[in-house]
RNA sequence: GCAAUAGGUCUCUAGGGUUCCGGUUAUGCAAAUAACGUCUGGACCGAGAGUGACCGACCUUCACAGCGAAGGUUACACGGAGGGAUAAAAGCCCGGGAGAU
Numbered sequence: 001g002c003a004a005u006a007g008g009u010c011u012c013u014a015g016g017g018u019u020c021c022g023g024u025u026a027u028g029c030a031a032a033u034a035a036c037g038u039c040u041g042g043a044c045c046g047a048g049a050g051u052g053a054c055c056g057a058c059c060u061u062c063a064c065a066g067c068g069a070a071g072g073u074u075a076c077a078c079g080g081a082g083g084g085a086u087a088a089a090a091g092c093c094c095g096g097g098a099g100a101u
Stems, first nucleotide, its partner, number of pairs: 007055004012050001015045002020042002022039001023036005056074007076096001078099001082094003
């Protein structure tokens, strides 16, 4: 100095709210009802620019009638406002969008 790809799924996390469970408060004999997410939580949502795994894709060499084998790559990434879903919100989705460089 040097080829090619710029994908998908799942897990977890940063983060997020409040349907359900739990918690707190009020009322109540109780059962329960109401309010509070300005309740650490269970459960839930959750990243293009976070993590990990798998699959896929691609490259090189070898082998080759055909099937394959080994090694490697999958980079980089500043970013609103607004809108949308769900109970609700969000680093979710619109969206690697607009814009900036």
A computed fold for a 101-nucleotide RNA from Methylophaga muralis, annotated as Guanidine-I riboswitch aptamer. The source organism's lineage runs through Bacteria, Pseudomonadati, Thiotrichales, Piscirickettsiaceae and Methylophaga.